[in-house]
This is a predicted structure of a 1380-nucleotide RNA (small-subunit ribosomal RNA) from an uncultured bacterium.
RNA sequence: CUUAGAGUUUGAUCCUGGCUCAGGACGAACCCUUGCGGCGUGCCUAACACAUGCAAGUCGAGCGAAUGAAAUUCCUUCGGGAACGGAUUUAGCGGCGGACGGGUGAGUAACACGUGGGCAACCUGCCUCAUAGAGGGGAAUAGCCUUCCGAAAGGGAGAUUAAUACCGCAUAAGAUUGUAGUACCGCAUGGUACAGCAAUUAAAGGAGCAAUCCGCUAUGAGAUGGGCCCGCGGCGCAUUAGCUAGUUGGUGAGGUAACGGCUCACCAAGGCGACGAUGCGUAGCCGACCUGAGAGGGUGAUCGGCCACAUUGGGACUGAGACACGGCCCAGACUCCUACGGGAGGCAGCAGUGGGGAAUAUUGCACAAUGGGGGAAACCCUGAUGCAGCAACGCCGCGUGAGUGAUGACGGCCUUCGGGUUGUAAAGCUCUGUCUUCAGGGACGAAAAUGACGGUACCUCCAGAACAAGCCACGGCUAACUACGUGCCAGCAGCCGCGGUAAUACGUAGGUGGCAAGCGUUAUCCGGAUUUACUGGGUGUAAAGGGCGCGCAGGCGGCCCCAAAAGUCAGAUGUGAAAGAUCAAGGCUUAACUUUGACAUGUCAUCUGAAACUUUGGGACUUGAGUAUCAGAGGGGAAAGCGGAAUUCCUGGUGGAGCGGUAAAAUGCGCAGAGAUCAGGAGGAACACCGGUGGCGAAGGCGGCUUUCUGGCUGACAACUGACGCUGAGGCGCGAAAGCGUGGGGAGCAAACAGAAGGAGAUACCCUGGUAGUCCACGCCGUAAACGAUGAUUACUGGGUGUAGGGGGUAUCGACUCCCUCUGUGCCGAAGCUAACGCGAUAAGUAAUCCACCUGGGGAGUACGGCCGCAAGGCUAAAACUCAAAGGAAUUGACGGGGGCCCGCACAAGCAGUGGAGUAUGUGGUUUAAUUCGAGGCAACGCGAAGAACCUUACCAGGGUUUGACAUCCCGCGCUCGGGGUAGAGAUACCCUUUUCCCUUCGGGGACGCGGAGACAGGUGGUGCAUGGUUGUCGUCAGCUCGUGUCGUGAGAUGUUCGGUUAAGUGCCAUAACGAGCGCAACCCUCAUCAUUAGUUACCAUCAGGUUAAGCUGGGGACUCUAAUGAGACUGCCAUCGUAAGAUGCGAGGAAGGUGGGGAUGACGUCAAAUCAGCACGGCCCUUACGUCCGGGGCGACACACGUGUUACAAUGGGUGGUACAAAGGGCAGCUACAUGGCGACAUGAUGCUAAUCUCCAAAACCACUCUCAGUUCGGAUCGGAGUCUGCAACUCGACUUCGUGAAGCUGGAUUCGCUAGUAAUCGCGCAUCAGCCACGGCGCGGUGAAUACGUUCCCGGGCCUUGUACACGCCGCCCGUCA
Repeated sequence: CUUAGAGUUUGAUCCUGGCUCAGGACGAACCCUUGCGGCGUGCCUAACACAUGCAAGUCGAGCGAAUGAAAUUCCUUCGGGAACGGAUUUAGCGGCGGACGGGUGAGUAACACGUGGGCAACCUGCCUCAUAGAGGGGAAUAGCCUUCCGAAAGGGAGAUUAAUACCGCAUAAGAUUGUAGUACCGCAUGGUACAGCAAUUAAAGGAGCAAUCCGCUAUGAGAUGGGCCCGCGGCGCAUUAGCUAGUUGGUGAGGUAACGGCUCACCAAGGCGACGAUGCGUAGCCGACCUGAGAGGGUGAUCGGCCACAUUGGGACUGAGACACGGCCCAGACUCCUACGGGAGGCAGCAGUGGGGAAUAUUGCACAAUGGGGGAAACCCUGAUGCAGCAACGCCGCGUGAGUGAUGACGGCCUUCGGGUUGUAAAGCUCUGUCUUCAGGGACGAAAAUGACGGUACCUCCAGAACAAGCCACGGCUAACUACGUGCCAGCAGCCGCGGUAAUACGUAGGUGGCAAGCGUUAUCCGGAUUUACUGGGUGUAAAGGGCGCGCAGGCGGCCCCAAAAGUCAGAUGUGAAAGAUCAAGGCUUAACUUUGACAUGUCAUCUGAAACUUUGGGACUUGAGUAUCAGAGGGGAAAGCGGAAUUCCUGGUGGAGCGGUAAAAUGCGCAGAGAUCAGGAGGAACACCGGUGGCGAAGGCGGCUUUCUGGCUGACAACUGACGCUGAGGCGCGAAAGCGUGGGGAGCAAACAGAAGGAGAUACCCUGGUAGUCCACGCCGUAAACGAUGAUUACUGGGUGUAGGGGGUAUCGACUCCCUCUGUGCCGAAGCUAACGCGAUAAGUAAUCCACCUGGGGAGUACGGCCGCAAGGCUAAAACUCAAAGGAAUUGACGGGGGCCCGCACAAGCAGUGGAGUAUGUGGUUUAAUUCGAGGCAACGCGAAGAACCUUACCAGGGUUUGACAUCCCGCGCUCGGGGUAGAGAUACCCUUUUCCCUUCGGGGACGCGGAGACAGGUGGUGCAUGGUUGUCGUCAGCUCGUGUCGUGAGAUGUUCGGUUAAGUGCCAUAACGAGCGCAACCCUCAUCAUUAGUUACCAUCAGGUUAAGCUGGGGACUCUAAUGAGACUGCCAUCGUAAGAUGCGAGGAAGGUGGGGAUGACGUCAAAUCAGCACGGCCCUUACGUCCGGGGCGACACACGUGUUACAAUGGGUGGUACAAAGGGCAGCUACAUGGCGACAUGAUGCUAAUCUCCAAAACCACUCUCAGUUCGGAUCGGAGUCUGCAACUCGACUUCGUGAAGCUGGAUUCGCUAGUAAUCGCGCAUCAGCCACGGCGCGGUGAAUACGUUCCCGGGCCUUGUACACGCCGCCCGUCA
């Protein structure tokens, strides 16, 4: 100094695991936008092709020539000419340089590069130092001249000429070669020094008056630059495993600056490789750059070092240096010129062009600086370089104004209409002048001169807020929200995912957030990713332990001593170029940029030292390992032999009709004698009992008995060896079942196959048969859920309890017993581990060693290749593409043709029905102008509707109306209301007539009506999937939860579970739970008993009166009753059982007995259940209509289907007559006594009652008579006639009465509903709605009044516990295959 996470699998959880995001970077590109400056950067693609210009020349002080200025002299016709002169310029010869500088990255996996060494195996022009020297000759050649060929490029011939060009000769050393020595040194060949002899080898001049300078030759040394060799380091593929003939080495020779198979001749047969040769693919390497906490990972642009290349391939020449980018030769491709004969060219130099591409700049200025080449120098050359131009390509800096300014302006947007927000933002006022404009001055870079940049940077003045803001985002991750439009469309999207009419997710607007001359997107790299884990992961179930053993290589290895010093550690020296990075300073106004210094950087090299550990060598040891001895157990293996039971078959006897098989059958066998039974025989396979989470084996596996051969194991003892050990890639071997080959064998069983059955089908399950096979021998195959889903070995770490085989001790006469111990095999559990489940001395604990294997799901253990196999197939083993998951463990529910327990008219036992008939009513369907709408399994269908002729009414056709039928506000008028008339179907329109509201401060105000204008009204129009409220249902089922505590990483669990009990989560007991809440129960109402109080309109026992009779009257308060308050019932008592809760009892007592009967009361929640048409309400829609008014029609239709009722089919009945007994309700637009009329519905008259007063007001039953089993004296539909009543109005479309008519129907298929006691059944009565009524409906009331329940196997529904699950939209789930 230093390490950050998030989203996404699930109903929820933990884990595993992938995908995705936030960061940084860039030679970038694209979209939108763009004021300035500084510093950088700019063909990543076609090492594709290139027009044009430039990029390497220079030296006349090397040379011969050519050119020929000034000056001078002479002549002159004054125009000039001549001589001299030699400045200048130049092709050629010659010298040096074109091997540097500049470009590119094609090739190259290599000593190419990096790093560190070596050369005793080498070279080095120019430069520096040193020593010595340069004498004297010669022959050519270009140029020039003449000539010839050619279109050109160019070339030939002849003559002539010079040199610092070339060649001999001389001189000759410390040079080279040969030879024989001495001394010293080195890892070896060998090297250095000294001195002897012999041989060989050199030179060039130029300038200057000169001094001198520049050159030349030889040698040595240095410096610089190179060459060669070596150690180490850095890519992928083993689906590339073998490669190699100059190959490996030797001898000799050649060649090179130099070593070397570098080359050649001969000889030998080597060399490389699992520590990855060879092959294939890819790639210039490094300093560094990006990222990262680091270790790493990625990259190799700009700058710097090295290498390679220069159109493609090959070759050499020259030279100090090249096998040479702007040199040569040859060949290929391409381009150009051509007179067709032949020639020319090489931008991967700088600009530039075409092309390719998403994409990358000017045919600029200057040699002023830095550097390079030549030259003595002046100087020349330099697309190196310095600058400028273009590009937001990157980094850095600056600006687009500052202060003040509330009435919180206008406008925009939103709004709950009040306001909020944009917002001090603007305007306004006061300032400033970065930048921009104009003008003036004006550098550093330049040491004497010399400035491309450049009148640039910079400074000063003037004017004027002027010239200068965008881009992206706003569902979560992720900072930032509203409105409108759209309506699974258009679109968005990095992941999850948004959009199907209220979208913060699409598009637009307003607002907001972020960054800012930029902002987003895309591509790529690192990070996050501990997601390849060296740092730093795993493998029982998530991906992952090889089926098992033996074992070569390799890796690792007990204890003691000595030595060495390879690893290791420390120090020193060298090196690790510069730049970059870091730190500290400095310079540009700052920063970027840049300068200086310091630090740092290697698995590097050398030297010195240390010796604990590892290693190596030596010596010793015994505990690891092994051997010996003595005992022991065993289905360990192989071979041979033997045995009995059973099945089947054959023969014979007895016997006579079936056997066999199944849920039930059938196929099959059987009178040609089965099955059964007895006797005899044959053959094959397997070994009952013992037998055991017992034994043995490495695993696969092994089971009758005996014999032979044979492997391993255990214990005791401690004699011997002395680390001899562990693991084990390849390799070798073993390896269930099935399968294959050859030959046997074949009783039973039994794939395939055949038949029978079942079933919609049944290529199955069941049955009858039956072949391979199963068995043996030999040979293959080599795989399994080959599993403990757990590799081998070693050590350590609390216990308890079985079992198998040994040993020791104790006890005993002995067998038992008890204790200790070794080995194996089980269970339970501590610590610890684990995501959890679980494991737990037989570890999944703590450590060590070695091997194998894993890295998201699918594709796929597949394709291709290779190896193996007779085949089947096995082993090894990908990719394209596709998904955002796939998965493990555990949790809560739900579900199960899982289990256990329990309940309910759930079944069963009964009673009465439905389904058949007629009819009423509702629904579907159909029809219609309309048949308004809703409700749809239970939980729609006599439901909304407790009353459709008009109205209702929402529907239809028609006729009207438009501020409206209804509400509020404004203006004007003063009417309104009532009565009448005309037209019309009416709404409505017109006319006549009557009348003149209330308050007042007299100004006016209010009510009401009419007219007018707009705000608005209105809508049974849509959405119950936007809602409130209400309701149904599971279900009156016994459940649903909470607080605290505890357990669990967590979801959650516990409580609420267990055992009894209950109608009940009712209560008791147990219990890491203790309590509590909503439900249950109780409290409430009603009925049943009693008491008290009260006594009218109810009652009448006693007393009195009284009538034909009657509580009718006086009276009474006893009784009934009424209606208020109480009592009573609590398993309280008894018996039995039980710990208790409680249960049982035809026990008691009591009116009532175990919740006494009934009602009200409906937990948390489920069904997007129902309702926008009861009401309310948000969006949306209509506004001379989807509003509103009117008359008429429709909701009542009718081939048909369903639901719910009703009436019946009759004698337990129908009819007629007679005679009793209720309760609960209703009544003034009402109920009506009574009387009269009518057959009757009813009418008329009349009375009582606003009700315990009057009234509506019973039927079945009972008593008689009749009918006598029939479509009837049953049944009443339908139809005809005549009426009554309500009502404006009964045609569509009312009810009732009466007369006549008299249909179907004789008890109802499959099926299905209700009901457990005052219940079912049956009988009537009342009420709401209502003018009336389609009511046989609904809600209530009482009368009469049963049968049955063994029981919980089954059907349905429900509750609790438990179990499985791949379900959670929850089994109406999920999901597989085929087809489209």

Model confidence (mean pLDDT): 85 of 100. Its Rfam family is "Bacterial small subunit ribosomal RNA". Rfam links the family to the GO terms ribosome and structural constituent of ribosome.